[in-house]
RNA sequence: UUCUUAUCAAUAGAGGUAGAGGGACUGGCCCUAUGAAACCCAACAACCGGCAUUUAUAUGUAUCGGUGUUAAUUCCAGCAGAAUAGAUUUUACUAUUCUGGAAGAUAAGAA
Numbered sequence: 001u002u003c004u005u006a007u008c009a010a011u012a013g014a015g016g017u018a019g020a021g022g023g024a025c026u027g028g029c030c031c032u033a034u035g036a037a038a039c040c041c042a043a044c045a046a047c048c049g050g051c052a053u054u055u056a057u058a059u060g061u062a063u064c065g066g067u068g069u070u071a072a073u074u075c076c077a078g079c080a081g082a083a084u085a086g087a088u089u090u091u092a093c094u095a096u097u098c099u100g101g102a103a104g105a106u107a108a109g110a111a
Stems, first nucleotide, its partner, number of pairs: 001111008013041001015040003021031003025078004042070003047066003050061004074103001079100008
């Protein structure tokens, strides 16, 4: 880097260093000097291993380890379809809601 599987509506700091950017991409809409990214600490969380219970499934454990996470549903939409409403001679169209997909993130496995 690619592929496979699972999950993505919950959760978590008015701390320290640092100084301008950040929310993947595009379009929106937001956050940010009442201090962004990053790092440290702290916290949250059972995805994997360990351990305990269990016939097993499974459940628990973060004062066991490996990740991960800590504005907004993965912030919303991005492609296809359905329902309702509006408009129209019809189609195209507009708005809202829903379903599936794509993309992305994280974990585990494989190449």
A computed fold for a 111-nucleotide RNA from Clostridium carboxidivorans, annotated as SAM riboswitch aptamer (S box leader). The source organism's lineage runs through Bacteria, Bacillati, Bacillota, Clostridiaceae and Clostridium. Rfam family: SAM riboswitch aptamer (S box leader). From the family's description: The SAM riboswitch is found upstream of a number of genes which code for proteins involved in methionine or cysteine biosynthesis in Gram-positive bacteria. RNAcentral holds the sequence, with entries from Rfam and Ribocentre. The prediction has a mean pLDDT of 84.